[in-house]
RNA sequence: CCGUGCUAGGUGGGAAGGUAGCGGUGUCCUGUAACCCGCAAUCCGCUCCAGCGGGACUGAAUCCCUUUCCGAGGCUGCUGUCAUGCAGGGUCUGCCUUCUGCACGUAGUGUUGACGUUUGGGUCCUGCGCAAUGGGGCCCCAUGAACCAUGUCAGGUCCGGAAGGAAGCAGCAUUAAGUGGUAUUCUCCAUGUGCCGCGGGGCAGCCUAAACCGAGCCAACGACAGGAGUAACGCUUGUGUGCAUCGGUCGAAGAAAGGUGCACGG
Numbered sequence: 001c002c003g004u005g006c007u008a009g010g011u012g013g014g015a016a017g018g019u020a021g022c023g024g025u026g027u028c029c030u031g032u033a034a035c036c037c038g039c040a041a042u043c044c045g046c047u048c049c050a051g052c053g054g055g056a057c058u059g060a061a062u063c064c065c066u067u068u069c070c071g072a073g074g075c076u077g078c079u080g081u082c083a084u085g086c087a088g089g090g091u092c093u094g095c096c097u098u099c100u101g102c103a104c105g106u107a108g109u110g111u112u113g114a115c116g117u118u119u120g121g122g123u124c125c126u127g128c129g130c131a132a133u134g135g136g137g138c139c140c141c142a143u144g145a146a147c148c149a150u151g152u153c154a155g156g157u158c159c160g161g162a163a164g165g166a167a168g169c170a171g172c173a174u175u176a177a178g179u180g181g182u183a184u185u186c187u188c189c190a191u192g193u194g195c196c197g198c199g200g201g202g203c204a205g206c207c208u209a210a211a212c213c214g215a216g217c218c219a220a221c222g223a224c225a226g227g228a229g230u231a232a233c234g235c236u237u238g239u240g241u242g243c244a245u246c247g248g249u250c251g252a253a254g255a256a257a258g259g260u261g262c263a264c265g266g
Base pairs, nucleotide, nucleotide: 001266002265003264004263005262006261009058010057011056012030013029014028015027020047021046022045023044024043035055036054037053038052039051064259065258066257067256068255069254073250074249075248076247077246079244080243082242083241084240085239086238087237088236089235094233096229097228098227099226100225101224104222105221106220108217109216116212117211118210119209120208121207122206123205124201125200126199127198128197129196130194131193132191133190134189135188136187137186140181141180142179143178149174150173151172152171157166158165159164
C1' cells in the first nucleotide's frame, strides 16, 4: 500500500417549552440520510455528559470525532412622534355642546333723529255713572172662549087665558188666559260691548304725544375671553400584538482543515 473480517462510533439535528437537571413523546425550524417495535403530558424513563428495554443496518471513512467559516430559524433586550387592539383620563388637550362677557367682522336699524332724559296719556286694578247690545216687562195693533167670562141674545124652550115675563143655545161684539207683530218712549236684568265721564291706585314692561340732547344702537351669526360639560375622533397614560434597526444568546443544513482503531493474509 492492497484484500478480507471485526470493533468503537453512527443510523438525523436544532429551537422554545416543560424539568432541580438530562433526554423522550408532543409544538416549531431545517433536512431526507434504511432504522424498526414497546412506554409516555392529569407525563415516560434517567441522574451530571443523564431516555429505558428489545431487534436490525452501516462501519475506519465524502459517511465517525474535533475546530473554524457561513448561516435557515428560534428566543431575548433597547430604541421607534411606526402600525394596530384593549383599558383609563374632560383638573393635559383640540373637535363638539352650552352659559356669560365683549363689540373686531357680517347682517339689521338710525339726521324721515339712534341711545338717553323729562312730562302727559293708554294698556293694568278698582269705585261711581253713562251709552250700546241682548233678553224680559209696560204701551199699541191683530187674533183670541161650543159649555165652566160679559153684553146683546134670532130660532126654539118654559111660565101665563092673555098682556107680558124667565132661563138661555147659535151668531155678533168686547174681553180673560194665550198667540203673533210693531218704530219710539218708560222700566227690570245682564255683559271679554264702548273708556264715553269723574276719582283713586299702579307706573316694572310695551305703545303713543310733546320737549331736550346729537351719533350711534343692536347682539342674531362669526371672531375673541372666561366658566361648565362630553371619552366618538384627535391628545395623553398604561398594557398587548405586529413590523423595522441595533445588540445578545442558542443554532440545523452546507463548506474548509485536522484527527482517529483491531485482527489475518499478500